[in-house]
Molecule: Bacterial RNase P class A
Organism: Thermoleophilaceae bacterium
C1' cells in the first nucleotide's frame, strides 16, 4: 500500500437574533416583581441501579448459629473492578475466550434408549477347571469300577475383547499374555500419589510407584474469605392554626392601646413551655430545581449528522450508538 489485534480521543462546525434557569453587578429611596450588563449552565454513557465507598439514621460489650455473596495465583485498603501471571481453549501472528475451588466426606440426580448411569452382562467370546455324556488305550480291578486320552454338551462357572443403546458405559493406542478376557505384563500418551528442582503463590520441569476412582456442586452440601439494617422521600432545623400544661389577670384592671413619663379611660385576656401539621430552609455540589432552566429560528459550510436528558455525590460494571481521528502491535507485498 494493506490484513487483522489492542488501546485513547470526538460526538457536525461557525455566525446573527430570539428565548429559559442559576450566580453576581447596575438604575430606582427601597424589599419583592419587571428592566439593563456580565458570566455559567448535561454525557460518554447523565440509562440500568448490578457492585463497592462517602453521607446520614437506628441497632450494637464480646462470641456463636442461621441467611447472603465471592471463588485459579499474587498484588491494589474491599470487591462482580483493574494490573500481572498461571491454566484451558481459539488464532499462522498481533491477540482474544474461560460461572477457573472440591466428585476419593456425605446425600441427591442422570430424560430417552439401555442388560446397566454404580456396581452392570442382552448380543457375544471361553468353558483351562468341575460336571454331565459318547468313544479309544490300559501290565490296577475283574461286574457296571479306576486311571488315562480324545471329542461333545454349555449345567456349574470364568470374561468384558468385540456387538448393541446412549450425551456419557469405568484409562487409551500397541505388542506380549490367557481357555477367553483383562494393567495381567511390557512400551508410549492421559490421570493420580510421592520425592527432588525452580517460583511469594497458582503452577511448570525431571525422576519413581500399575496406584487407574463415569459425569453434574448455576443440586443439597463441604472448604476459604467476605458481609448489621435502611437509604437524600436518609435526615437535620424553624415553624402558622386547632387542641394540650405552667403561671399571671378579669371588684384590687395583666397584656396592649391611648403622643415620651405619671394620673385619668378603654380593654378580658395576655405570657411563657412540649411535641409538631400547613409551610419554609438545610442536606444539594465550580449545572442544579421541586410550576423541575439547558431551547428554537435564520443563513454558511461538510463527510448530512447515532445513542441518548442530570436529581446527594464519588469509583467501577453493563447495556445503548451514524459515523471519523490518532499511536502501537501482527500477517503479507513493493521500493530504496
Nucleotide at each position: 500500500g494493506a490484513u487483522g489485534c489492542a488501546g485513547g480521543c470526538c460526538a457536525a462546525g461557525c455566525a446573527g437574533c430570539c428565548g429559559c434557569g442559576g450566580c453576581g453587578g447596575g438604575a430606582g429611596a427601597g424589599a419583592a416583581a419587571g428592566c439593563c450588563c456580565g458570566u455559567c449552565g448535561a454525557g460518554g454513557a447523565a440509562a440500568g441501579u448490578c457492585c463497592g465507598g462517602a453521607c446520614a439514621u437506628c441497632g450494637c460489650a464480646g462470641g456463636g448459629c442461621g441467611a447472603g455473596g465471592u471463588g485459579g495465583u499474587c498484588g491494589g485498603g474491599a470487591g462482580a473492578c483493574c494490573g500481572a501471571c498461571c491454566c484451558g481453549g481459539g488464532g499462522a501472528a498481533a491477540c482474544c475466550c474461560g460461572c477457573g475451588g472440591g466428585a476419593a466426606a456425605g446425600u441427591g440426580c442422570c430424560a430417552c434408549a439401555g442388560a446397566a448411569a454404580c456396581a452392570c452382562a442382552c448380543c457375544g467370546c471361553c468353558g483351562a477347571u468341575g460336571g454331565c455324556g459318547a468313544g479309544g488305550c490300559u501290565u490296577c480291578a475283574c461286574g457296571u469300577g479306576g486311571g488315562u486320552c480324545u471329542c461333545g454338551c454349555a449345567c456349574a462357572g470364568g470374561c468384558a475383547a468385540g456387538g448393541g443403546u446412549g450425551a456419557a458405559a469405568u484409562g487409551g493406542u500397541g505388542c506380549g499374555g490367557u481357555a477367553a478376557g483383562a494393567g495381567c505384563g511390557c512400551a508410549c500418551c492421559g490421570g493420580c500419589g510421592u520425592c527432588g528442582u525452580g517460583g511469594c503463590g497458582a503452577c511448570a520441569c525431571g525422576g519413581c510407584g500399575g496406584c487407574c476412582g463415569g459425569g453434574c456442586a448455576a443440586a443439597c452440601c463441604c472448604c476459604a474469605c467476605c458481609c448489621g439494617a435502611u437509604g437524600c422521600a436518609a435526615g437535620g432545623c424553624c415553624a402558622a392554626g386547632c387542641a394540650g400544661g405552667a403561671c399571671c389577670g378579669u371588684u384590687c384592671g395583666c397584656a396592649g392601646g391611648u403622643u415620651g413619663c405619671c394620673c385619668g379611660c378603654c380593654g378580658a385576656g395576655g405570657u411563657c413551655c412540649a411535641g409538631g401539621u400547613c409551610g419554609g430552609c438545610c442536606g444539594c455540589a465550580c449545572a442544579g430545581a421541586u410550576g423541575g432552566a439547558u431551547g428554537g429560528c435564520u443563513g454558511c459550510u461538510c463527510a448530512c449528522g447515532a445513542c441518548a436528558g442530570a436529581a446527594u455525590c464519588c469509583g467501577g460494571c453493563u447495556u445503548a450508538c451514524c459515523g471519523g481521528c490518532c499511536u502501537g502491535c501482527u500477517a503479507c507485498g513493493g521500493a530504496a